[in-house]
Molecule: SAM riboswitch aptamer (S box leader)
Organism: Hymenobacter jejuensis
RNA sequence: AAUUUAUACAGAAGCGGCGAGAGAUCAGGCUCCGUGACCCGCUGGCAACCUUCGACCGCGCGAAAGGUGCCAAUUCCUGCCCGGCCCGGCAUCCGCCGACGGGGAAUAUAAGUU
Repeated sequence: AAUUUAUACAGAAGCGGCGAGAGAUCAGGCUCCGUGACCCGCUGGCAACCUUCGACCGCGCGAAAGGUGCCAAUUCCUGCCCGGCCCGGCAUCCGCCGACGGGGAAUAUAAGUU
RNA backbone atom coordinates (compact mmCIF):
# COMPACT_ATOMS: atom_id res chain seq x y z
C1' A A 1 0.00 0.00 0.00
C1' A A 2 -3.99 -3.48 -1.24
C1' U A 3 -7.66 -6.62 0.78
C1' U A 4 -11.11 -9.30 4.48
C1' U A 5 -14.04 -9.15 8.93
C1' A A 6 -16.03 -6.32 12.97
C1' U A 7 -17.38 -1.66 15.10
C1' A A 8 -18.58 3.65 14.65
C1' C A 9 -26.15 8.16 18.10
C1' A A 10 -22.47 5.28 24.68
C1' G A 11 -17.92 6.88 27.27
C1' A A 12 -13.55 9.78 28.77
C1' A A 13 -9.62 16.50 30.46
C1' G A 14 -6.20 19.06 33.30
C1' C A 15 -1.40 21.42 32.98
C1' G A 16 2.67 23.17 29.94
C1' G A 17 4.53 24.58 24.88
C1' C A 18 3.36 26.83 20.17
C1' G A 19 0.71 30.86 17.81
C1' A A 20 -3.61 30.68 13.48
C1' G A 21 -6.48 28.64 11.68
C1' A A 22 -9.28 23.78 12.80
C1' G A 23 -13.28 20.00 12.27
C1' A A 24 -9.80 13.51 6.58
C1' U A 25 -10.56 14.86 1.06
C1' C A 26 -14.06 18.18 -2.79
C1' A A 27 -18.67 21.09 -2.30
C1' G A 28 -22.58 23.03 0.79
C1' G A 29 -24.12 23.76 5.82
C1' C A 30 -23.06 24.09 10.85
C1' U A 31 -19.60 24.48 14.74
C1' C A 32 -14.69 25.28 17.57
C1' C A 33 -11.02 29.19 17.88
C1' G A 34 -6.10 35.09 20.65
C1' U A 35 -10.99 33.85 27.27
C1' G A 36 -5.31 30.47 22.63
C1' A A 37 -8.42 26.35 19.06
C1' C A 38 -5.71 22.59 15.79
C1' C A 39 -1.05 20.30 16.82
C1' C A 40 3.00 18.57 20.33
C1' G A 41 4.64 16.93 25.43
C1' C A 42 3.40 15.27 30.44
C1' U A 43 -0.19 13.55 33.67
C1' G A 44 -4.97 11.69 34.15
C1' G A 45 -9.02 9.09 32.16
C1' C A 46 -12.57 6.16 28.73
C1' A A 47 -13.40 1.75 26.25
C1' A A 48 -12.49 -3.40 25.80
C1' C A 49 -10.62 -5.04 19.33
C1' C A 50 -6.23 -8.22 20.33
C1' U A 51 -4.08 -10.40 24.86
C1' U A 52 -4.08 -12.89 29.88
C1' C A 53 -6.98 -15.36 33.66
C1' G A 54 -11.69 -17.86 35.39
C1' A A 55 -15.93 -20.76 34.18
C1' C A 56 -18.12 -23.32 29.81
C1' C A 57 -18.94 -29.15 25.24
C1' G A 58 -19.52 -24.91 22.39
C1' C A 59 -21.78 -20.19 21.37
C1' G A 60 -22.04 -16.53 24.32
C1' C A 61 -20.18 -14.79 29.76
C1' G A 62 -17.15 -12.54 33.96
C1' A A 63 -12.45 -10.19 35.66
C1' A A 64 -7.75 -7.67 34.60
C1' A A 65 -5.53 -3.89 31.63
C1' G A 66 0.06 -6.02 28.73
C1' G A 67 -0.37 -4.24 22.75
C1' U A 68 -3.30 -0.72 20.11
C1' G A 69 -7.12 2.98 19.96
C1' C A 70 -9.75 7.09 21.77
C1' C A 71 -10.97 11.63 25.26
C1' A A 72 -16.19 18.94 21.17
C1' A A 73 -20.44 18.16 18.31
C1' U A 74 -23.47 10.57 15.60
C1' U A 75 -17.62 9.40 11.64
C1' C A 76 -20.49 17.15 13.34
C1' C A 77 -24.43 16.87 9.22
C1' U A 78 -25.53 16.38 3.97
C1' G A 79 -24.01 14.69 -1.13
C1' C A 80 -25.50 8.38 -4.28
C1' C A 81 -29.83 4.69 -4.17
C1' C A 82 -34.53 2.98 -2.05
C1' G A 83 -39.02 3.68 1.09
C1' G A 84 -43.61 5.63 3.14
C1' C A 85 -46.11 10.51 3.53
C1' C A 86 -46.71 11.15 10.78
C1' C A 87 -44.54 16.45 10.47
C1' G A 88 -42.85 21.29 7.77
C1' G A 89 -42.41 24.20 3.06
C1' C A 90 -43.92 24.76 -2.14
C1' A A 91 -47.66 23.39 -5.50
C1' U A 92 -53.13 22.64 -4.57
C1' C A 93 -54.37 17.48 -10.19
C1' C A 94 -50.30 14.11 -10.30
C1' G A 95 -46.66 15.57 -6.92
C1' C A 96 -41.59 17.96 -5.51
C1' C A 97 -38.24 19.38 -1.59
C1' G A 98 -36.88 19.20 3.56
C1' A A 99 -37.16 16.17 7.70
C1' C A 100 -37.61 10.81 8.92
C1' G A 101 -36.34 5.30 8.14
C1' G A 102 -33.15 1.75 5.49
C1' G A 103 -28.99 0.73 2.31
C1' G A 104 -24.48 2.17 -0.25
C1' A A 105 -19.89 4.92 -0.92
C1' A A 106 -15.95 7.23 1.61
C1' U A 107 -13.27 7.65 6.27
C1' A A 108 -11.41 6.03 11.14
C1' U A 109 -9.96 2.08 14.53
C1' A A 110 -8.96 -3.03 15.73
C1' A A 111 -7.65 -7.92 14.24
C1' G A 112 -6.11 -10.96 10.15
C1' U A 113 -4.17 -11.94 5.00
C1' U A 114 -1.07 -10.61 0.69